[in-house]
RNA sequence: UCGCGAUAAAGGCAAACCCGCCCAAAGGCGGGGACGCAAAGCCACGAGGCUAAAGGCGGUAAAUCAGCCGCUCAUGCCAGUCGAGCUACCGAA
Numbered sequence: 001u002c003g004c005g006a007u008a009a010a011g012g013c014a015a016a017c018c019c020g021c022c023c024a025a026a027g028g029c030g031g032g033g034a035c036g037c038a039a040a041g042c043c044a045c046g047a048g049g050c051u052a053a054a055g056g057c058g059g060u061a062a063a064u065c066a067g068c069c070g071c072u073c074a075u076g077c078c079a080g081u082c083g084a085g086c087u088a089c090c091g092a093a
Stems, first nucleotide, its partner, number of pairs: 004091002012037002017032006035080001041086002045083003048078003055072006
């Protein structure tokens, strides 16, 4: 230095849930709180997943419109779903 990850040492992050805010939603931000995490640091490149406002199609509606319902769709989202890339504390086997 690389690989690796221990009943080591110093630390770090923060699930669910609650409160406030943003948002159509998924989700995000802040505070509290810890299920856990050796990259649970960064990153939307690949796969996968979530949402469906607007759009499209259809139904209902005497016809039309509005309203309502269903389907579809990411340009929205998830890095604590996995992989890839970048960076990083410590040093037992």